[in-house]
RNA sequence: UUGAUCCUGGCUCAGGACGAACGCUGGCGGUACGCUUAACACAUGCAAGUCGAACGGAUGACUUCGGUCAUCAGUGGCGGACGGGUGAGUAAUGCACAGGAAUCUGCCUUUCGGUGGGGGAUAACCAAAGGAAACUUUGGCUAAUACCGCAUAACGCCUACGGGUUAAAGCCAUUGGCGCCGGAAGAUGAGCCUGUGUUCGAUUAGCUAGUUGGUGAGAUAAUAGCUCACCAAGGCAACGAUCGAUAGCUGGUCUGAGAGGACGAUCAGCCACAGUGGAACUGAGACACGGUCCACACUCCUACGGGAGGCAGCAGUGGGGAAUUUUCCGCAAUGGGCGAAAGCCUGACGGAGCGAUACCGCGUGUCGGACGAAGGCCUUAGGGUUGUAAACGACUGUUAGGAGGGAAGAACACAAUGACGGUACCUCCAAAGAAAGCACCGGCUAACUCUGUGCCAGCAGCCGCGGUAAGACAGAGGGUGCAAGCGUUGUCCGGAAUUACUGGGCGUAAAGCGUCCGUAGGCGGCUCGUUAAGUCCGAAGUUAAAGGGUUGAGCUCAACUCAGCCAUGCUCCGGAUACUGAUGAGCUAGAGUAUGUCAGGGGUUACUGGAAUUCCCGGUGUAGUGGUGAAAUACGUAGAUAUCGGGAGGAACUCCGGUGGCGAAAGCGAGUAACUGGGGCAUAACUGACGCUGAGGGACGAAAGCGUGGGGAGCAAAAAGGAUUAGAUACCCUUGUAGUCCACGCCGUAAACGAUGAAUACUAGGUGUUGCAGGUUUCGACCCCUGCAGUGCUGUAGCUAACGCGUUAAGUAUUCCGCCUGGGAAGUACGCUCGCAAGAGUGAAACUCAAAGGAAUUGACGGGGACCCGCACAAGAGGUGGAACAUGUGGUUUAAUUCGAUGCAACGCGAAGAACCUCACCUAGGCUUGACAUGUGGAGAACUCCGCUGAAAGGCGGAGGUGCCCGCAAGGGAGCUCCAACACAGGUGCUGCAUGGUUGUCGUCAGCUCGUGUCGUGAGAUGUUGGGUUAAGUCCCGCAACGAGCGCAACCCCUGUCGUUAGUUGCCAUCAUUAAGUUGGGCACUCUAGCGAGACUGCCGGUGAUAAACCGAAGGAAGGUGGGGAUGACGUCAAAUCAGCAUGGCCCUUACGCCUAGGGCUACACACGUGUUACAAUGGUAGGGACAACGGGUUGCCGCAUGGCGACGUGUAGCUAAUCCUUUAAACCCUAUCCCAGUUCGAAUUGCAGUCUGCAACUCGACUGCAUGAAGUCGGAAUCUCUAGUAAUCGCGGAUCAGCACGCCGCGGUGAAUGCGUUCCCGGGUCUUGUACACACCGCCCGUCACACCAUGGGAGUUUGUCAUGCCCAAAGUCGAUAUCUCAACCC
Repeated sequence: UUGAUCCUGGCUCAGGACGAACGCUGGCGGUACGCUUAACACAUGCAAGUCGAACGGAUGACUUCGGUCAUCAGUGGCGGACGGGUGAGUAAUGCACAGGAAUCUGCCUUUCGGUGGGGGAUAACCAAAGGAAACUUUGGCUAAUACCGCAUAACGCCUACGGGUUAAAGCCAUUGGCGCCGGAAGAUGAGCCUGUGUUCGAUUAGCUAGUUGGUGAGAUAAUAGCUCACCAAGGCAACGAUCGAUAGCUGGUCUGAGAGGACGAUCAGCCACAGUGGAACUGAGACACGGUCCACACUCCUACGGGAGGCAGCAGUGGGGAAUUUUCCGCAAUGGGCGAAAGCCUGACGGAGCGAUACCGCGUGUCGGACGAAGGCCUUAGGGUUGUAAACGACUGUUAGGAGGGAAGAACACAAUGACGGUACCUCCAAAGAAAGCACCGGCUAACUCUGUGCCAGCAGCCGCGGUAAGACAGAGGGUGCAAGCGUUGUCCGGAAUUACUGGGCGUAAAGCGUCCGUAGGCGGCUCGUUAAGUCCGAAGUUAAAGGGUUGAGCUCAACUCAGCCAUGCUCCGGAUACUGAUGAGCUAGAGUAUGUCAGGGGUUACUGGAAUUCCCGGUGUAGUGGUGAAAUACGUAGAUAUCGGGAGGAACUCCGGUGGCGAAAGCGAGUAACUGGGGCAUAACUGACGCUGAGGGACGAAAGCGUGGGGAGCAAAAAGGAUUAGAUACCCUUGUAGUCCACGCCGUAAACGAUGAAUACUAGGUGUUGCAGGUUUCGACCCCUGCAGUGCUGUAGCUAACGCGUUAAGUAUUCCGCCUGGGAAGUACGCUCGCAAGAGUGAAACUCAAAGGAAUUGACGGGGACCCGCACAAGAGGUGGAACAUGUGGUUUAAUUCGAUGCAACGCGAAGAACCUCACCUAGGCUUGACAUGUGGAGAACUCCGCUGAAAGGCGGAGGUGCCCGCAAGGGAGCUCCAACACAGGUGCUGCAUGGUUGUCGUCAGCUCGUGUCGUGAGAUGUUGGGUUAAGUCCCGCAACGAGCGCAACCCCUGUCGUUAGUUGCCAUCAUUAAGUUGGGCACUCUAGCGAGACUGCCGGUGAUAAACCGAAGGAAGGUGGGGAUGACGUCAAAUCAGCAUGGCCCUUACGCCUAGGGCUACACACGUGUUACAAUGGUAGGGACAACGGGUUGCCGCAUGGCGACGUGUAGCUAAUCCUUUAAACCCUAUCCCAGUUCGAAUUGCAGUCUGCAACUCGACUGCAUGAAGUCGGAAUCUCUAGUAAUCGCGGAUCAGCACGCCGCGGUGAAUGCGUUCCCGGGUCUUGUACACACCGCCCGUCACACCAUGGGAGUUUGUCAUGCCCAAAGUCGAUAUCUCAACCC
C1' cells in the first nucleotide's frame, strides 16, 4: 500500500555534524580554520648557512708605520639527513599495541689514557690558452686543525701462544680556555626480528624455483637465501594463499543510550615521496625537496658548437574546479644552524591582512504612551487586525565615532632590546543618533486569510496540490521559527531491531538444499584423579603529548588557554579450580553387537498365468457401422458392424484395496523361485561414548528429453482430415508418427509439497487403525486392560499477523547445517563448471516504481450453488411495428427556427392549451438612473384635450387646470408628474459539478440501523443467522444475546351491508290532486351526509412441535390485507431543475437592460417515439326506442320561440344552482337497406361557399355545407399492456382557455379469456461460495504491432589503460678480472 483492518516490507521526514559550496542579507569583537579538484605547469623574490679564535692571501680604512680594524673569493671544519611541504605510491619492506637480540650512534654528559718527531703536495694567486655562455685546460708559487709516513699502544682484534696490528692538531690567550687522538659507560637517535590486529571481491582456487630448509663461504653496523656453491624437496592456501580493485596508518573526529557505523582537514606520532625512472658518492647519519651522475618528458638560453632548470618550502601566476587568502611585518619572543663570543642566518616561528568558513560573546535601545491616530488588510458593513506598535514625553550610552592617557608580553648581572602597536585597556565628549534579515505557514510540522491564475503558469522531502470560490501556484496582509545570520544543495551517523553480537526471521508475507551417506569443522552422557590453556582474583609495567570526562584556575563572561586527577586494551608475575579444555583410570542410561520372533506392493533377476484391446485365417449373416450437443470426415455390398472357432503379438495386472503396508526420497500392486537391504517387538549376554549435525564431496533421484540396438497391441505430442466459430493454427470427432515398453549409457530437473531441514529432551486428554509383546479369561478364539513402534481425526495449555499448529508442534529448550533482507529488470546478461544436445548449476548491474505482498473484514460481481417473489416467463386477451393524419424528438434548413429534458427513469415531457401578447429567438426603429424599488435637490397640483409626423414606441407643438391636510398669511406636509446628478435598478446571461427547495428512480422492494452486553489485536461480528411460516425483518420456536428505532401492518379517505339522526331543492308506499311529485300531505322507501355497528383466523374439523400458521367447512353483505387510494425506510444515480421560486460566486451596464413593429418557435429529402382513425357484415347507413355517473356555470351555463341544410344568428325566460341550464348519453334494442367490392368500408387531400371568437385568422385557429374520395384488405424482424367489475369496448364531464383537444385528468355503461407451473429470459430479496474487483464486471487486466526516446546485453570490428612473464638493444653506476696509462710525500 486498503473501502476499512492487522501484519510483513520498502520509500520519505523531523536530530546532530562539516576544511564545505550556492541564494538572499550583513553592525562589532575574540578564538580557530582556509586547493578536499590537476603528485597540473610555473614568471619573480625570498626559504641554509656559518666560522678570520683552523689556513695562505686579496681589498678598503686608520696608523704612533710596529701594526690595528673591517669586509671578502678560496683551502679547511661543522651544518645542508633537522626544520618546512605533500599523500602519488603502499593491503604490508607500512602502521598500532606488546615484546625481543645479533647492532651502529656526529654534536652532548661522565670517566681512563695520550697529544712525540718528520715529510711532500695543492687551491687561492701569477702567467698563458680555449669557449657566445656555462665553464675548462696548461705552466709556475704557497699555507693549514687539508694530506702522508715514523715512534708510542691501554682496550679490542688476530695468533702457529713466540708474537703481530691500528692514533693524534693545533688555536686564542698566557691563573686559563677552546680543541685533537685512542678507549669504557650513559643519554639521544637510528637499523633489524617476533606475536596479534589492520578494506572489498571466490563471476580470483590453487600459488611458489632462491622457491622452503640444511652445510659452508661471502657481504653487512648487525641477524637472516641478504648473496653464492652443494644437498634435500620442501613452503603457503578454504582460519581464503595467489590475483584484481580501493586505500597512507594511528592518537583521534562526527554520530549513537550503548554496541556499533562513517571518516583520518587543522594539532601530534610514524611511514612514503620530491618533474618521471634508475644509480651510487660523501658522511655519524642519505641512496639526500632547495647535492652529484645517467635516461626520458617538458620549459628556457644559444653565436647551433653547446648549456641551464625542477614551488608536494613562503608569498604569488596560469590552469582545473561549486570552491579555499597577502608576491605583508619582524627575528622582539620560542626554537634551530654556525661561532669562544659579539653576532650572522632562519617564509620554522611570532604577528598583521583577506574571508560570517566555523565556534563564542555583545549590540541594533529602555520606560511611559489610546476603548486604540492615519495608512494597509479582512469584514457578516456592526466591526476586527496590524497595535503600545507608531507619533509623542522622559531616560540611558554597550558597540561603532572624536579626544586624552596607555600596558603586560623582556628573559638573558647592569645597560640596551617590542614586529604586533599608540594595539588591548582606562578616562572624557556627542547623539537614539550609524546598525535586521532569512525561511516557512495542506499533513508529517509551530504558524491563515484575501486577491490573481484556471491541469495553464507553477509547486513538491514523501503523500500530493493546480481543470473558476486553491489555507499547497503567484502577490498582499497577518502569523510562526531562527537571528547577523537564514535557507538550499552535497556528504556522514542517527531514527533503521531495515544485516538483528547486544537485537530479526524462513507452513501461507522474501526465505528449509528433492533425498540420503559422509570429510573437515562445530557441539557432545555418568564418576574419580592430575594439569591450569580458557575462566576468575590481586599486584606490576605500559597505554607519548594533545584531545575526552571531572575538579579548579587565567583572559570582564564565553569560546579559548593552563594545572591536578580518571580512563574498558596489551604484556608480565602470583593465586583460585566450580565449569569448559587437555590427560589418565573407570561406568552403562546414548549408540552398536548378539539371540529369539514378526509384518510388509522394500530392491534385483529368471520363469509362469488368465481376462481384455488390436490384427490375421475360417464359418454364420446383411446393410449399415462408428461418432456427436447435432453432424461430418472415417469403415462397409471387394460383405463391415454383430456373432462363433482357431491363431499371432505387445502392454498392463480387475476383484482383494483400506486417510492400510513398505521405502531416505523419487517411488512400489498378477503368481512362483533365487539373491538381497532396512524396520518393529522381546531378552539384557557382549563392546564401552564408539554419538549428533555436516561447508566442500559422493550416491540415488518422477515425467519429459538425448545416444546405440531391439520392440511396437493399446494410447498418443507433431501432422492430416471433419466439425464448431466472425476467425479456431483450440476445446469435440476420425486417423496418426515420435514416444510410451526392453537393454546399456546420458540428463539432474518438478507445486521433487506437509509449500514445514536433521537429532535429542520435556509439556492435558479423547477416539480410530497397523505390527509385536505381556496380563486377564477360555476347551480354544474373540472382547477387555497394559507397554512399545507406526499412521489418522479431534482438542487443553502455549504459540501465531491471522488462517491455523497443537506428544507426528508451527509449544518449551539445546546442537549443527541450509537459506532470506522492497517490487520489477531476472533466475535474465556476462564469466566459469557440467552436458552429445536440450539445457542445468553458480548468478549481477544499469534503469525504473512507491509500492509489491500475506491473512482476515464489509460490500459488489460470477455464463457459482440453495431458497423465494414480481404480468418476469408461461397460459390467454388486446395492441405497437405496415397506412393516413395528429403530436413530440432527432436531423437538416433558416436572419431566427429561443431554452431545457436524452437507456429503463427524455421524446401528447416543462407546455392545464405559441395568430398579437405569452417570448426568452431574429430583423428593424428607439431609450439610458432607465419599464420597476429606495434615497437627495429643484420645479410643477394631479390630470384632461387637440394638431403634425411615424409601422408603432416615440418625437415636435399647443390649450385647459389647480385639488386634499395644517396654517390668518407666508409657507409646510402626504400623494402624483417632470428635470438633474449619484448611490443604484435590471438581466429567462453562465455555473443544477457551489446550493436551498422540489421531483424522478431502484421500489410499496422488505429491508436499514442503534443502545447495552458478548466475541475478535483490529476492520468488524453477534443481534438481523438457523427450523418453520407470511404479502411482509409478518409471527412462532431455538440461540450470547437482551431490548429499541426508521420501514411492514394498523390508525386516514373512497367504496361494499345494516342501524340511527335529519328531511329541502331529494323521494312518493298509503290519502287527495295534476298534463307532469305539479300541488296538499308524508319522511316508510330511494337518495343525501353526519354518527355508529360489522371481520377478529372469533368458532368447528384436519395438518403442524401441543407453536406461529396453513387447508377445508359453517355463519355472514363482506373471510383471511374484502376492493381501491393516500402513505415511499437508510440510501443510490455529482439523476433532473439557476427557465417556477429562492440563492453564493462570476459576467453585462448608452447594453447580455428596457420599449415598439414585423417575423420566428407552425420550416421539411429524412429517422424515431406516443396516439387517433381505419382496413369493415360481431359492420356501415337510415328510421324508431331504452338506461348513467362525475362535474361545470353570471365577462357564465343557456331553456323556449324563430331564421338558416348546417356551423350558427336573432328575440326572450330561468339559474350565484340536489331547484335553472349544460343534458338527446353512446355502445344497446327493433325495423329497413347494403352483399364482400378498395365497396353505401375508409376518411386523408384539395376546390368552392360559409359560421364563430378576436384590434387582427396571410404566414398560423376551430367549426359548417357542397364537391373531391388518397393510402389502407389486419401489418417483417422485433416489441408493449393487462389477473376481475380487470382487459377490451362505448360515450360523458372538467382544467387550461377570447378562440383552439385525436393530448391530459376524471366519470359511468356493456363486460370477457387464461393462470399447468417456476426449466428458461428480465428485475429483486435471503443464505452460502470464489475473487488479483472497491470509480466495485460498463471492474480489473495480458501480449503483439507502429513511431520516438532512455538504460543495458550482443555485434563485423576499432582503440586505450594497468599489471606480469620471456626475449632483444641498453645509459649512468657499483663490484670483480685482465690489459694499458698515471703516480709528490711512503717502500723498492
A computed fold for a 1388-nucleotide RNA from an uncultured organism, annotated as small-subunit ribosomal RNA. The RNAcentral record of the sequence draws on ENA, Greengenes and SILVA. Rfam family: Bacterial small subunit ribosomal RNA. Its family is annotated with ribosome and structural constituent of ribosome in the Gene Ontology.